The RNA shown here (Bacterial large signal recognition particle RNA) has 262 nucleotides and comes from a Dehalococcoidia bacterium. The sequence is in RNAcentral, with records from ENA. The model forms 92% of the base pairs in the Rfam consensus. It is recorded under the gene name ffs. Taxonomically the source falls in Dehalococcoidia (Bacteria, Bacillati, Chloroflexota).

[in-house]
RNA sequence: UCGUGCUAGACGGGGAACUAGCGGUGCCCUGAACCCGAGAUCCGCUGUAGCGGGGUUGAUUUCCGAAUAGAGGUUUUGCUAACUGUUACUGCUACAGUUAAGUGGUGAUGAAGGUUGGAUCUUGCGCGGCAGAUGGCUAUGAAACCCGUCAGGUCUGGAAGGAAGCAGCGGUAAAUAGUUAAAUUUGGGUGCCGCAAGAUUACCUGACUGGAGCUAACUGACUGGAGCAAGUCAGAAGGUAAUAUCGACAGGAGGUGCACGG
Numbered sequence: 001u002c003g004u005g006c007u008a009g010a011c012g013g014g015g016a017a018c019u020a021g022c023g024g025u026g027c028c029c030u031g032a033a034c035c036c037g038a039g040a041u042c043c044g045c046u047g048u049a050g051c052g053g054g055g056u057u058g059a060u061u062u063c064c065g066a067a068u069a070g071a072g073g074u075u076u077u078g079c080u081a082a083c084u085g086u087u088a089c090u091g092c093u094a095c096a097g098u099u100a101a102g103u104g105g106u107g108a109u110g111a112a113g114g115u116u117g118g119a120u121c122u123u124g125c126g127c128g129g130c131a132g133a134u135g136g137c138u139a140u141g142a143a144a145c146c147c148g149u150c151a152g153g154u155c156u157g158g159a160a161g162g163a164a165g166c167a168g169c170g171g172u173a174a175a176u177a178g179u180u181a182a183a184u185u186u187g188g189g190u191g192c193c194g195c196a197a198g199a200u201u202a203c204c205u206g207a208c209u210g211g212a213g214c215u216a217a218c219u220g221a222c223u224g225g226a227g228c229a230a231g232u233c234a235g236a237a238g239g240u241a242a243u244a245u246c247g248a249c250a251g252g253a254g255g256u257g258c259a260c261g262g
Base pairs, nucleotide, nucleotide: 001262002261003260004259005258006257009057010056011055012030013029014028015027020046021045022044023043024042034054035053036052037051063255064254068250072246073245074244076242077241078240079239080238083235084234085233088232089231090230091228092227093226095224096223097222098221099220101219102218103217104215105214106213113209114208115207116206117205118204121198122197123196124195125194126193127191128190130187131186132185133184134183135180136179137178138177139176140175146171147170148169149168154163155162156161
């Protein structure tokens, strides 16, 4: 120096979280860089820190790796800040209750309070009134089984007469319709009616007493709960600046076996 074979090594890495610590599955960033199995209330390992099985390449431009570089993640602080909270505070709005400072109303033609009568209210009785029924009056009203009179006609008699009796007419009964005295009877959310009893908080009215307030409509004050993120306050996604930390890709100073044969 050439050839052959073997071995070391390589066949992705990082961040946060988890963990005594390391790695993996999972999440995220970067890259494009073997296959299979199990693996988050988890799986395996012990500073030599994945486990089990298989495959490719193989001492090389392919392995290890300095300076440089910086994607991305995380810590702390500041600025900005959507948004959230009325069980942090303040404020506002209306409502309810209390009060009586102001306004108003009322009051010596007499307040509040006290005594008392009446009205009103409930019940019962009486009287009246309204409506209905009975009743009175008028009208209609019986083919026959109601009355009177009975044309014609029928029966009877020798005749004079007599008898029954249809239609018609008149009246009446049951009933129907209208109208309406006295009296009787039924009914009611009938009545500035009368009497008795009850009730009398409130309202209306009269009298006596009393001797200056009464009222709570409006404004105000107090209390209470309700509503309003309106302001302060508190928290805070995200963004941004700085700080600290880890750090992929890139980069490549430098480093790097063994055996046999020519």